Description
This is a predicted complex of two RNAs, RNase P RNA and transfer RNA, with 463 nucleotides together. Rfam match: Bacterial RNase P class A. Rfam describes the family as follows. Ribonuclease P (RNase P) is a ubiquitous endoribonuclease, found in archaea, bacteria and eukarya as well as chloroplasts and mitochondria. Rfam classes the family as a ribozyme. The coordinates come from a structure-prediction model, not an experiment, and the mean pLDDT is 77.
């Protein structure tokens, strides 16, 4: 000087308060209400709501489209877009990080500007060939005839055709080197290396390595563009759902005898009230306020042993941890611990770093359950430990 | 608690599905018409597409996290 991984995240005590819980005590017909004691109260992220599963209710012959999702292989798990473990590809001296990591010689589709040409490529500049025009210059060439005609090099315009070797443009131009090869050039040939199908052997459960032969000379990018392959997935949430159940409002039925005393009952006697179609009286159903339930022991956490390279998964032990229902888990105080400042003093090398005392600030992260569990992502002072280049 | 949807120029909005110069109207600034203003007309300027990463040759637009805002359900 760096990778990786675990882990803590203020402590203790008084005090004074909140929210549940349980055991007494007083009131109260009861619902409950008051008051004592004892005990319990956020977090690794309780957060974003980004997966996936438990639970509830709704849907549901079966079979296919359609639509979302996820994508290397093989394990884990209750699921999973998590997690190991490995295989490949990039990154890094390395320890390691990182990868939506099927499929682009199945279709269809995209590539602005620039560039000649952008996807069964393409001829702007160069470069080469035949044709015409044309300029220089040279053999005392050649031919007919005495004046022209023609051959040759060497530019130069022009039309045509070959050319992907080289220039330039572009994210991206159709394999690289070297030779033979041509008019000039080119996998046209060959040799080597890159790569791409294929086919035998080996290893490996497999991804895939490793070697070997044959092809054809090369078949580019994007699927977090439609799509095609393989595999998944029914919807909606605890304000999900169950029960109990007021008051108004509905529906049905009732309307004169009803209490109480004497008695074992009926009859009977006494005594009170009532003379009422109503704000009445019984009964029903849905259910709204209110309540109770779901709720919290959870695929639960600690330790030890054993199986696994590990994730894990089993065995024994042990612990016993909020459950509110618009939200409680806080306030002071006092010691201590860290931090930020500011003094002194000490040591090195003056700025500056270590350190040890003392004042001050009260600073002390990010953040607060709301049916739960596994993940995964982000926030996060400060700090401990390990393993490792 | 749960469940959707938005965020491009001072404002109000389109582009986003289907990737390639980021527009429109109102405001603004300048000139002309006018003795002046209004109005109209004709030019012109202004944008980190709420951030961050990634895929792509290239993101306002497609993936992924992240922050604000807004509506719905007893």
């Nucleotide at each position: 000087a760096g990778u990786g991984g675990a882990c803590c995240g203020g402590a203790u005590g008084g005090u004074c308060g909140c929210c549940g819980g349980u055991c007494g005590g007083c009131c109260g017909c009861g619902a409950g209400g008051c008051u004592g004691g004892c005990g319990g109260g956020a977090g690794g992220a309780a957060a974003g709501u980004c997966c996936g599963g438990g639970c509830u209710c709704c849907g549901c012959a079966g079979g296919a489209c359609a639509c979302u999702g996820u994508g290397g292989u093989g394990g884990g798990u209750a699921a999973c877009g998590c997690c190991c473990a490995c295989g490949g590809g990039c990154c890094g001296c390395a320890a390691g990080g990182u990868c939506a990591c099927g499929g682009a010689a199945a279709g269809u589709g995209c590539a602005a500007c620039a560039g000649a040409a952008a996807g069964c490529a393409g001829a702007c500049c160069g470069c080469c060939g035949c044709a015409g025009g044309u300029g220089a210059c040279a053999g005392u060439g050649c031919c007919c005839u005495a004046g022209g005609g023609u051959c040759g090099u060497c530019g130069c315009c022009u039309u045509c055709g070959g050319u992907a070797a080289g220039g330039g443009u572009g994210a991206a131009a159709c394999g690289g080197u070297g030779a033979g090869g041509u008019a000039a050039g080119a996998g046209c040939u060959c040799a080597c290396c890159a790569g791409c199908a294929g086919g035998c052997g080996a290893g490996g459960u497999g991804a895939c390595u490793c070697g070997u032969c044959u092809g054809g000379c090369u078949u580019g990018g994007c699927a977090a563009a439609c799509c095609c392959c393989a595999c998944a997935g029914g919807g909606a949430g605890c304000a999900a759902a169950g029960c109990c159940a007021a008051a108004c409002a509905g529906a049905a039925g009732g309307c004169a005898u009803g209490g109480a005393c004497c008695g074992g009952u009926c009859c009977g006697g006494u005594c009170c009230g009532u003379u009422a179609c109503g704000a009445c009286c019984u009964u029903c159903g849905g259910g709204u306020a209110g309540g109770c339930u779901g709720c919290u022991a959870a695929a639960g956490g600690g330790u030890u042993c054993g199986a696994g390279c590990a994730a894990u998964c089993g065995a024994a032990u042990u612990c016993g941890u909020a459950g509110a229902g618009a939200a409680a888990u806080g306030g002071c105080c006092a010691u201590c611990g860290c931090c930020g400042g500011g003094g002194c003093g000490a040591a090195g090398c003056a700025u500056c770093u270590u350190u040890g005392c003392c004042c001050c600030g009260g600073g002390c992260a990010c953040a607060g359950a709301a049916c739960c569990c596994g993940g995964c992502u982000u926030a996060c002072a400060g700090g401990u430990c390990c393993a490792c280049u | 608690c749960g469940g959707g949807g938005c965020g491009u120029a001072g404002c109000g909005c389109a582009g986003c599905c289907u990737g390639g110069u980021a527009g429109c109207g109102c405001a603004c600034c300048a000139c002309a018409a006018u003795g002046g203003g209004g109005u109209u007309g004709u030019g012109g300027g202004g944008g980190u597409c709420g951030g961050a990463g990634g895929u792509u040759c290239a993101a306002a637009u497609c993936c992924u996290c992240u922050c604000g805002c807004c509506c719905c359900g007893a």